Small-subunit ribosomal RNA, central domain from an uncultured prokaryote, 350 nucleotides, folded computationally. Its mean pLDDT, the model's own confidence on a scale to 100, is 89. The full RNA is in RNAcentral, with records from ENA.
[in-house]
Context: one part of a larger RNA
RNA sequence: CUGGGCGUAAAGGGAGCGCAGGCGGUUUGUCAAGUCAGAUGUGAAAGCCCACGGCUCAACCGUGGAAGUGCAUUUGAAACUGGCAGACUUGAGUAUCAGAGGGGAAAGUGGAAUUCCCGGUGUAGAGGUGAAAUUCGUAGAUAUCGGGAGGAAUACCGGUGGCGAAGGCGACUUUCUGGCUGAAUACUGACGCUGAGGCUCGAAAGCGUGGGGAGCAAACAGGAUUAGAUACCCUGGUAGUCCACGCCGUAAACGAUGUGCACUAGAUGUAGGAGGUAUUGAUCCCUUCUGUGUCGCAGCUAACGCAUUAAGUGCACCGCCUGGGGAGUACGGUCGCAAGAUUAAAACUC
Numbered sequence: 001c002u003g004g005g006c007g008u009a010a011a012g013g014g015a016g017c018g019c020a021g022g023c024g025g026u027u028u029g030u031c032a033a034g035u036c037a038g039a040u041g042u043g044a045a046a047g048c049c050c051a052c053g054g055c056u057c058a059a060c061c062g063u064g065g066a067a068g069u070g071c072a073u074u075u076g077a078a079a080c081u082g083g084c085a086g087a088c089u090u091g092a093g094u095a096u097c098a099g100a101g102g103g104g105a106a107a108g109u110g111g112a113a114u115u116c117c118c119g120g121u122g123u124a125g126a127g128g129u130g131a132a133a134u135u136c137g138u139a140g141a142u143a144u145c146g147g148g149a150g151g152a153a154u155a156c157c158g159g160u161g162g163c164g165a166a167g168g169c170g171a172c173u174u175u176c177u178g179g180c181u182g183a184a185u186a187c188u189g190a191c192g193c194u195g196a197g198g199c200u201c202g203a204a205a206g207c208g209u210g211g212g213g214a215g216c217a218a219a220c221a222g223g224a225u226u227a228g229a230u231a232c233c234c235u236g237g238u239a240g241u242c243c244a245c246g247c248c249g250u251a252a253a254c255g256a257u258g259u260g261c262a263c264u265a266g267a268u269g270u271a272g273g274a275g276g277u278a279u280u281g282a283u284c285c286c287u288u289c290u291g292u293g294u295c296g297c298a299g300c301u302a303a304c305g306c307a308u309u310a311a312g313u314g315c316a317c318c319g320c321c322u323g324g325g326g327a328g329u330a331c332g333g334u335c336g337c338a339a340g341a342u343u344a345a346a347a348c349u350c
Stems, first nucleotide, its partner, number of pairs: 003322004007304002012318001014201004021194003025088007033081002035077008049065006091191001092188004096183004103177007110154001115149007125136002162169002206247006215241002220236004258317006266295011278283001299306002323350003332343004
C1' cells in the first nucleotide's frame, strides 16, 4: 500500500462539541481543472513480443516491425465531478401554539429512621451467633415515654416507566437554565453529514486545602471457626463515604454493537402528543408522529442469535484489529502533587 474484518473468536475511541480534511439535495447558464477523443514531439540502444534471415538444428546472432500503458504541447467534446453566476424547497434551521419529564445549577423546607445527650417509668439482664465469646449493664443497661442535638439518605408512588451525549439523575417548594416531542402555517434557502489533531464533560476509588462526621466501613484491634485462618461469622473501629474549591481521567465507562441518512412483511405491550367515529360521560375503537420493550418473515450469521431501535440492503466519514506468551510491559516523550495515566516496542519462546 492492498485485502479481509470489528455483538460473543483479535478488533467501536467512555461521551460530546468542533478547526483542517473527506463526502454532499433539485435546477439553468457558463468555464474547461479533473474526465474523454484526435494530432505532433518525445519515450536511447540492448532486452521482452512478432515476422524474416545467418551459423547443419538449437542456444546464440542479424534485419525490420510492434510495444513502451508515460510525459509535454496543441485542437476539440461538455454527460459526470469541480469552479463561477443565478434560481428552487424536499435536507437543515428559525418563528408561533401546545405538551411530557428523577435533564442541570443554586437557595430553602419537611417527615420517617439510626446514633448521641437530658429527664420520667422500671429491673437484671441486654446484645450477638450455627453455637459461643469478645462487648454493654446494679456508677441502673436493654425495653418504654417526653424533650433536645447532629449528620446522611429520601419508604410508599416506582413501572424491561421517564429524562440526559455519555458518566448519570428519585422527598417537597422557589429561582435560573439546557434539550426533546406534537400540530398547523410562515420564513431563511443546502446554511448539511462525518470529523485526524484540539477543546469540554466524564461512576467509583484516590490526592491537595479547609470544613463536617449520624450511620456504614478498607486498614487496624479483639472474639470465634480452623490443622492453620493474615479470611468467610461476631464485637469494636480510623481513613473514606458528606460539603466547598482544585486535581486525577480510569471502569465488564456494556447494547461487550461508532455517528448520520435512505430502503426492506408483520403481530403485540407500554410512555408522551395529534386527528377521527361512537358515546351524556367515564371510556372504547381506528389512523398517525416520537420514544421504549417482547415476538416474528425475508435476509444475514460459524453458531448463538439479530431482525424497521438490524447484527438485513446500500452510501458518507471516523476509530480499531492482523497467532499465543513476553506486554498494555521496558525505554523515551507528554500529562500529573502523588498514585499513576497516555503513547508504545524488542530480544526470547510456543